[in-house]
Molecule: c-di-GMP-I riboswitch aptamer
Organism: Frankiales bacterium
RNA sequence: AACCGACAAGGGCAAACCUGCGGCGACGCAGGGACGCAGAGCCAGGGGCCCCCCGCGGGUCGCCCAGCUGCCGAA
Numbered sequence: 001a002a003c004c005g006a007c008a009a010g011g012g013c014a015a016a017c018c019u020g021c022g023g024c025g026a027c028g029c030a031g032g033g034a035c036g037c038a039g040a041g042c043c044a045g046g047g048g049c050c051c052c053c054c055g056c057g058g059g060u061c062g063c064c065c066a067g068c069u070g071c072c073g074a075a
Stems, first nucleotide, its partner, number of pairs: 004073002012037002017032006035062001041068002045065003048060004
C1' cells in the first nucleotide's frame, strides 16, 4: 500500500411514519424521528423498478453492476 472487516476507537448517515414546502406524478428539500447501514459517501454509465405532458422526457444509488473516493487497523 492492497486485500479484508472486529462485542476495537473516534465518529458518521438516517428507513417507515409525522409536519411544512415544491412537483401533474414518481419523488425531492427542511424539521422531527430511527428500521437499519463499513462506506446507507459521490456519480444516472449499464440493468431493474417507478412516474408522466409518452419525448433524444423524468425519478430511484438505502435494488444490482460499474466508476470516483473517505475514517480506523484487530484476526